[in-house]
RNA sequence: GAAUAAUAAAGCACGAUUCGUAUAUUUUUGAGGAUUGGCUCAAACGUUUCUACCUCCCUGCCGGAACGGGGAGACUACGAGGAAGUGAUUU
Numbered sequence: 001g002a003a004u005a006a007u008a009a010a011g012c013a014c015g016a017u018u019c020g021u022a023u024a025u026u027u028u029u030g031a032g033g034a035u036u037g038g039c040u041c042a043a044a045c046g047u048u049u050c051u052a053c054c055u056c057c058c059u060g061c062c063g064g065a066a067c068g069g070g071g072a073g074a075c076u077a078c079g080a081g082g083a084a085g086u087g088a089u090u091u
Stems, first nucleotide, its partner, number of pairs: 008091003012087003017081006023052001027044006037062002046053001054073007
């Protein structure tokens, strides 16, 4: 000086998960459809933002044309923290 293995220490990366920001899982429009039903498709808006824009339950209301209210539940983007464990590095 090089290789391998073990142990210890240090900071780093990944990391279940948590928190914050965004968005209100929202709103608008067009076309079509159902009425034992209250839906389907498309476009747009909303985010210094990619994606998503739905599901279930309760309740009201409406009757050939239009839905209302309430509750519970996410994903995604970015930022902050982070258990066990893993990885490489240094001593």